The RNA shown here (transfer RNA) has 73 nucleotides and comes from a marine sediment metagenome.
The sequence is in RNAcentral, with records from MGnify.
Model confidence (mean pLDDT): 82 of 100.
Its Rfam family is "tRNA". By type it is a transfer RNA. Rfam's curators write: Transfer RNA (tRNA) molecules are approximately 80 nucleotides in length. Its family is annotated with triplet codon-amino acid adaptor activity in the Gene Ontology.

[in-house]
């Protein structure tokens, strides 16, 4: 240096015909218990790696950049 996947919550990920983001897990509170785990119920918490384009609308499409795996040279 090309080719290909990724880059969304603290951490693992979905999110696939564009129409104002979700799951588990940790976390915080109630209930349960003498406590504590376990359970149950509930609540924060991300404008989606960056700039720029198309669009009435963009995480999703489009162009350049970063970063990280992969293969090739």
């Nucleotide at each position: 240096g090309g080719g290909c996947c990724g880059g969304u919550a603290g951490c693992u990920c979905a999110g696939u015909u564009g129409g104002u983001a979700g799951a588990g897990c940790a976390c915080g509170g109630c209930c349960u218990u003498u406590g504590c785990g376990a359970g149950g119920c509930u609540g924060a918490g991300g404008c989606c790696c960056c700039g720029g384009g198309u669009u009435c609308a963009a995480a999703u499409c489009c162009c350049g950049g970063c970063c990280g795996g992969u293969c090739c040279a």